[in-house]
RNA sequence: AAACAUGAGAGUUUGAUCCUGGCUCAGAACGAACGCUGGCGGCAGGCUUAACACAUGCAAGUUGAACGGUAACAUGGAAGUGCUUGCACUUCUGAUGACGAGUAGCGGACGGGUGAGUAAUACAUGGGAAUCUGUCUUUAAGAGGGGGAUAGCUUUUGGAAACGAAAGGUAAUACCGCAUAAACCCUAAGGGGGAAAGGAGCAAUUCGCUUAAAGAGGAGCCCAUGGUCGAUUAGGUAGUUGGUUAGGUAAGAGCUGACCAAGCCGAUAAUCGAUAGCUGGUUUGAGAGGAUGAUCAGCCACACUGGGACUGAGACACGGCCCAGACUCCUACGGGAGGCAGCAGUGGGGAAUAUUGGACAAUGGGGGAAACCCUGAUCCAGCCAUGCCGCGUGAGUGAAGAAGGCCUUCGGGUUGUAAAGCUCUUUUAACAGGGAAGAUGAUGACGGUACCUGAAGAAUAAGCACCGGCUAACUUCGUGCCAGCAGCCGCGGUAAUACGAAGGGUGCAAGCGUUGUUCGGAAUUACUGGGCGUAAAGGGCGUGUAGGUGGUAAAUUUAGUUAGAGGUGAAAUCCCAGGGCUCAACCUUGGAAUUGCCUUUAAAACGGGUUUACUAGAGGACAAUAAAGGAUAACGGAAUACCCAGUGUAGAGGUGGAAUUCGUAGAUAUUGGGUAGAACACCAGUGGCGAAAGCGGUUAUCUAGGUUGUGACUGACACUGAGACGCGAAAGCGUGGGGAGCGAACAGGAUUAGAUACCCUGGUAGUCCACGCUGUAAACGAUGAGUGCUAGGUGUGGGGCAAGAGCUCCGUGCCGACGCUAACGCAAUAAGCACUCCGCCUGGGGAGUACGGUCGCAAGAUUAAAACUUAAAGGAAUUGACGGGGGCCCGCACAAGCGGUGGAGCAUGUGGUUUAAUUCGACGCAACGCGAAGAACCUUACCAGCUUUUGACAUAGGUAUUAGGGUAUUUGGAGACAGAUACUUUCAUUUAGUUGGGUACCAUACAGGUGCUGCAUGGCUGUCGUCAGCUCGUGUCGUGAGAUGUUGGGUUAAGUCCCGCAACGAGCGCAACCCUCCUCUUUAGUUGCCAGCAAGUCAAGUUGGGCACUCUAGAGAGACUGCCGGUGAUAAGCCGGAGGAAGGUGGGGAUGACGUCAAGUCCUCAUGGCCCUUACAGGCUGGGCUACACACGUGCUACAAUGGUGACUACAAAGGGACGCGAAGCUGAAAGGUGGAGCAAAUCCUAGAAAAGUUAUCUCAGUUCGGAUUGUUCUCUGCAACUCGAGGACAUGAAGUUGGAAUCGCUAGUAAUCGCGGAUCAGCAUGCCGCGGUGAAUACGUUCCCGGGCCUUGUACACACCGCCCGUCACACCAUGGGAGUUGGUUUUACCUGAAGGCGUUGAGCUAACUGGCAACGGGGGCAGGCGACCACGGUAGGAUUAUCGACUGGGGUGAAGUCGUAACAAGGUAGCCGUAGGAGAACCUGCGGCUGGAUCACCUCCUUU
Repeated sequence: AAACAUGAGAGUUUGAUCCUGGCUCAGAACGAACGCUGGCGGCAGGCUUAACACAUGCAAGUUGAACGGUAACAUGGAAGUGCUUGCACUUCUGAUGACGAGUAGCGGACGGGUGAGUAAUACAUGGGAAUCUGUCUUUAAGAGGGGGAUAGCUUUUGGAAACGAAAGGUAAUACCGCAUAAACCCUAAGGGGGAAAGGAGCAAUUCGCUUAAAGAGGAGCCCAUGGUCGAUUAGGUAGUUGGUUAGGUAAGAGCUGACCAAGCCGAUAAUCGAUAGCUGGUUUGAGAGGAUGAUCAGCCACACUGGGACUGAGACACGGCCCAGACUCCUACGGGAGGCAGCAGUGGGGAAUAUUGGACAAUGGGGGAAACCCUGAUCCAGCCAUGCCGCGUGAGUGAAGAAGGCCUUCGGGUUGUAAAGCUCUUUUAACAGGGAAGAUGAUGACGGUACCUGAAGAAUAAGCACCGGCUAACUUCGUGCCAGCAGCCGCGGUAAUACGAAGGGUGCAAGCGUUGUUCGGAAUUACUGGGCGUAAAGGGCGUGUAGGUGGUAAAUUUAGUUAGAGGUGAAAUCCCAGGGCUCAACCUUGGAAUUGCCUUUAAAACGGGUUUACUAGAGGACAAUAAAGGAUAACGGAAUACCCAGUGUAGAGGUGGAAUUCGUAGAUAUUGGGUAGAACACCAGUGGCGAAAGCGGUUAUCUAGGUUGUGACUGACACUGAGACGCGAAAGCGUGGGGAGCGAACAGGAUUAGAUACCCUGGUAGUCCACGCUGUAAACGAUGAGUGCUAGGUGUGGGGCAAGAGCUCCGUGCCGACGCUAACGCAAUAAGCACUCCGCCUGGGGAGUACGGUCGCAAGAUUAAAACUUAAAGGAAUUGACGGGGGCCCGCACAAGCGGUGGAGCAUGUGGUUUAAUUCGACGCAACGCGAAGAACCUUACCAGCUUUUGACAUAGGUAUUAGGGUAUUUGGAGACAGAUACUUUCAUUUAGUUGGGUACCAUACAGGUGCUGCAUGGCUGUCGUCAGCUCGUGUCGUGAGAUGUUGGGUUAAGUCCCGCAACGAGCGCAACCCUCCUCUUUAGUUGCCAGCAAGUCAAGUUGGGCACUCUAGAGAGACUGCCGGUGAUAAGCCGGAGGAAGGUGGGGAUGACGUCAAGUCCUCAUGGCCCUUACAGGCUGGGCUACACACGUGCUACAAUGGUGACUACAAAGGGACGCGAAGCUGAAAGGUGGAGCAAAUCCUAGAAAAGUUAUCUCAGUUCGGAUUGUUCUCUGCAACUCGAGGACAUGAAGUUGGAAUCGCUAGUAAUCGCGGAUCAGCAUGCCGCGGUGAAUACGUUCCCGGGCCUUGUACACACCGCCCGUCACACCAUGGGAGUUGGUUUUACCUGAAGGCGUUGAGCUAACUGGCAACGGGGGCAGGCGACCACGGUAGGAUUAUCGACUGGGGUGAAGUCGUAACAAGGUAGCCGUAGGAGAACCUGCGGCUGGAUCACCUCCUUU
C1' cells in the first nucleotide's frame, strides 16, 4: 500500500397493437444418478434410501516398580535316565527373564459413529449467581500405631452349558478402627467432627498417598433476544400460579410433600396438530433476500425398543449392569447367549455410494517410573472421471488443390494443407540407471514413491451433444399426421434446414449430453420494489372497542435515534498482501472482515414520556333556514273491479292474423246508486332529503340529521377502525288478518318441425297490514373513510353580504388546463400531488365448490381448500368482415311494361342407371348447345381381340450399303403384318467408299406416356366488375397497431369536379387518346355510279363519254356546357333554350386497378417431383363415346285467323370461293343429275332474301293448326351410312287448345319478329359467331327482394355469420366428494395390573473389624426377608384425531369428425345480466326488484361553436 465486488434479456394470447398476466428458455451450483465415450497426474469426495437385519475378523486396554502367586515359554541350579561325555529327555526348584487367570489402581464418561427423537430440558448471541471438578500447575501441612477379612488356590459338590454352592487356608497402594488437625466442615458460638500407602533403587533420590487453599481446563443451573408452517387448532392449565413449612440436590427452584390462597398463560397467537437436529457455514443473488445444514469445526441428542438405577471426579454409560418387549442363535427343553447409527464386510432397500488392505514411521490418546503395550483415532495404500485443477494425443513444410465421400446449375464446389510425401521434436506412456525430504539420537507403512538422468521411436492416447426460432451452426436421401421429435412456440398428411441416415458445420472437450434439486432471471408476495373505475382486487351501509396515527408554543427527561470508547463476535471458510508444491487446484503466514449482541460516555433536532400554556382541528351556545328524512293516527278525490236498478240489442273482447273467453238466462255500451282493496296523475326538474337500503296525495302529533350567520364557551376532547353491535331492495319462510288490480305455478287457445316459450283468455301463492325470521343483489360512481394542496368556464338547489354588476359558504351537474392513465377516460364531487388507518388481489378452469366450523324453521348464508387439468384466460384500442343496426346512393335490383322458361313433341348437354367400354375434364351465381369451330372409320384418350419391343418420333457409337421410293398385279390374314411378280426412278462431292446426305442391321445410353399431382408451378382464363375504387412519398397526430390525406358541404356515370380542411403532392384505376356508325369538306375515280350528251336493247350503265350524285377509302372539319336565361355559394354543376347532322360520356366496341375465390386448366402448350419401360409405350380390326324405368339445364317447333295454304310482286347488309364457288342451258315431281361459261373476285359465282305488300281460300275444329313417330322408296357425301349421317317424295298424322309453384331476358333502332352469311367441315347445325329487314310498350318512384359503393354503430367473428358458441344425453379414461362399514397409526380419560429399581418402613432370621465384658452374652452398625407409595410394559371401557380399503352414488375434468335442440355474441331475431322463487329433456322459461357492462328512433335538460 491492499482488503472485494457491483444490476442485459428472449419466446409464447392477436389479422395486427398496447397493456395485464401466467407458462417456458438462456446462468450458476450439486455427496448426484443415467446414456455414449475414456490417455496421464495432483488435490479433494464417496449409503442423501431401511435409526432395516447382520455371518466373520478387528475397533480399550494397561500396570509384576500395588499384591498373593506360577498355568504356559525361556534361562540357571539340583537330582535322575539314555549314553555317543556333552547332547537329548524326565522330575524338582519363582532363583531369573517374564507372565495365563485372579485381587488392586488408572482408563473403559475420551476418541469413533448416526441424526431417530426434539419447535425447546435443544442451538446461536449476550448476560447472570446459588455450584461441583479425577488427572495437571502453584502453595501450605502431614503420612504415627494397629486390626479383621477376601479372591486366586486346594478339597468336595450341582449343572448339557452359561454359571455356581460349601468347607479350608492366604496377600496388598483392597477394607476398618485408634492417635494427631495448621488449614477445613458443622454450631445453639459453649463446643463438636473428620486423613493417610506404600512401591522401586546399593544409595542419592524418585514415583505415589492424605488434608486444605488457589489456578487452569471441564461440567451443571438461570435469564433475555433470535431463527418453521397451520386459526378449517381459541381457549389452555389443579403441582396448575403464588405463599408458608418440611424434604431433596453438587447447586437456585413446585424439584418433591403437607397446608393456605385462586391464581397463571393467551389474538404481540396460548393450547393443539404437522414438519425439523441447531450453528459457524454452503449455494444463489448487484444487493436486500431465498434455499440449504454432505465433507471440516462447535454444541445437542441417540446407541435393538421402553424403563431403571449402580459404580465413579465425571454416565443414568455405543463395544457395563438389572428388568420388560420384539427379533436372532444355542440347548440335554430344565435353561442360557446377543445387539456394527466403530473399521472393513454381507443380505436387503434403492437411480445410487468403495477394500473383510498396510502401519503405528508421523500426529494425538490410554496405561506405565520406564522399556514398552494398546489404538479400524490417525497416517497411508486400493476402487470410482464423483468434482476441481494441470498436461498430452504432435510440430514445420506440403496443390497434382490426389484418391475416396458428399453436393451440383454438370461448369464445378466442398471435405482441404486436411491426407500422402519431406524435415523435425519426445511432454505423457513404456524401458534402463540413480534416488530423497518427511526423523531432534533410534525408528519410514507410504516406497524403490516423488524427483533426476539415459537410449529408442510419431511412436501409446478423442469423444459427446447440437445445427426451425429462442441459440452459434445446412444440404442431400429415406419416410409420408406413419414412424417419430419436442424445454416453450411447434414439426410430420410426397419436394421436412424440426423425424431417421449421410456429407458438411457449430459448441465443449477426457469428457459431453440427459434427468433431478436449489437460487437467479421473477418488480411473479414488491422492506429495497407491485397493485385494486373497466384487466384479479373497495367490505352493502353505519356506530364504535382494542390497535395504528395525530394541531400550535415552551420546559424537562432519554428506553427510540445519532456519535465515541471498551468487551465479545472460536478456529476453519470468503476477501487482501505474501510464502510453499515446476504452474494451478491445493497447502500455509499475517491482515481485513464477521454489517451482530452487551457495557459505558455524550448529544437532544425529530419521535416518545411528564408538565405548563394556546385556538386555526373537534365540540358546545344563540339566531335563522330548506327538504318525498323517520314513526303513528285521521282524512280525500280520480281510476279499476264487483253488486243492485234503468235504457238498449247482437254482438263484445282479443290479435300480426285468429281462437280459447263473455253474451238473447240480455253481454259490450250508457245512466244512477252502493261496496271493497291498492296506488297517489298534473306539480316533477342530471330538483330535494337520507349512512346505505331507500323516501312522493292532504292534515296533525312525536322525532333524527344538515346548512348559514354570530362567536364572548371547552381546550386536541381528533382521524381510522381487526373483532363486536346495529341497519339492510326484491324474492322467500312462520303466525294471524286482508285480497280490487297485477300475477310465478297451473289450465286452455294460438304459433311452430316441435314450443314444457315469446302472443292471447283465465288464474293460485304472492304483492297489502301486524309481529317475528332471513341478510343477500350489476346492494354500482363496478371508484373505502378522513385531511391538506393544485387554471378556469358555465347551469342549477339552499343560505349570507350587497341590493347594480357581483362576492362568499354548503350541495348537485356539464365542459376543460396541468397532471395521471395500457388506453378508454378522470380532472377541486380526481382516477392529480401527498399523509394516516382499514378492507382486498396474485394465470385460466376445478370453485365461491367439497369437507369441517358458525348462523338459520327451511331455502340457504358465511368462512373456504385440494387432487386434477390447461398455455393461455383477460382489458383497452385498431383494421376488416358481418348484423333479421341506422343514414345516403347506384344497378332491368324491384316497380311499370313486352316477350319467354317451367306443361307438349323433338334437338342438345348433364346427373343417375346400365355396360367389356359407355374415355376424360367442368359442379351455386361463375358446371350442364361447356372444352367439342362439327365422335360412321380416322378423330379416340375407352373396351375386346390380334400384334411389335432401341420402338411411330430425336441425338450419339459401330458395321454394312448406296440404298431406297413409286405404280400395277398377286398369296396368307379381319387388318396390322409377312411374302411374290412386273415396270419405273436411282444423291452430291473427292485423286480415292474421301467426306456429307440417305437407308438397313447390331449394342447401349435413351425414346415414349391424353399415367398421377392445377393443393408443387409458368402461361392463359373465369368471377366480383367497367364496380369506383386501391395505394404511395413527405409532413402531422397516436406509446403502438394505425389515423390523416381518401372524412365533411355540394356535385357527378365516376375518388368526376368545386369549396372547406394538417395536410401537400403523386401513382394504378375513371375520363380522354384507339376502332366503328352518324354530318360535311377535300383528294382519287375502277371492277363502283349515271345527272346531262350520244349509241343501243323486249329489257338491262350494255357501249362512247363523264366523275356531278350514290358508293368506295385516304386526309380533314365538327361538340367544347362553347353561347343565352334561370338556379346554385359569385364555385363545381344542374334545369331550360338557341344554333346544329349530332348536346351534355352522341350510339356501339376494344380497353378489366390493388386484390378475392389453394376458382378452372398437368387432356392445348411448357414444366418440378413421382410412377410405367416386352408396357401405363407403338400398330391394327371390331366395338364404344350415339345405351335408357328416370331427373334437371339450354334450345327448336308449335298449340293457330296479327294465322295456315296457293298465286303474284318489292326492298338488304355482311361474308365466302381454286383439292374452290360453279352460271346459262338440258333433265327429274323433288333432293339431285348433266353441263361446263365466268371468276384467285367492288368485275364471275354463291344468290331465289324473308317477313312486308296484293289477291284467293280456309272459318274455330285437334282443324287445310301442329308436325312427332312409323312404313315404302329415292338422292348426296364417303373405302364404308347396320350399330350411327344429311336430304327428297308418297303415305302415316302422337302429344299439344298458351302451360302449377316458381323463374329468365330486355329501357331504343332496344325487346319482339323475319330471313341472309361464315367458321368447323368429305358429309352432317334447332348450336356458336356475324349481317341486315320490319319495329314497339313502359319507367309513378326507391317502401320492399337481390347485388354493390360511402359514412356511422354494435360485436365474444378474423378460416371473418356457411363465423362463433351453450347445456342435457351416449361412449372411453382420469383425479376427487359422500358412503353401511372395515383395517391400522397417533393421542387422551377412567379403572385394573405393578417387573427391575431407588426411597420409606419393618427386620423375631443372619452378622469378621468398633465397643462393654475375664468369658458367656450384649451394644452399635449392617445384611437377607416382609410391607408401602411411585413407576415401564400390559389389560378393560370410552373419546378425539388421522390414514388405507369400500357395494353404491354425486358432481368435475379430458377426449379430430356421435344424438337433441340453438341459450349467448349483431336489437343474436323475446336486449342482456344480477339476486331470489317456481317450473321444464337440455341449453333455459316465467314472476318480483335492481343494473347498463343495451341497439335504434324521438323528446326534455345541460354543454360546445356561431
A computed fold for a 1506-nucleotide RNA from a Clostridia bacterium, annotated as small-subunit ribosomal RNA. The source organism's lineage runs through Bacteria, Bacillati, Bacillota and Clostridia. The RNAcentral record of the sequence draws on ENA. The coordinates come from a structure-prediction model, not an experiment, and the mean pLDDT is 85.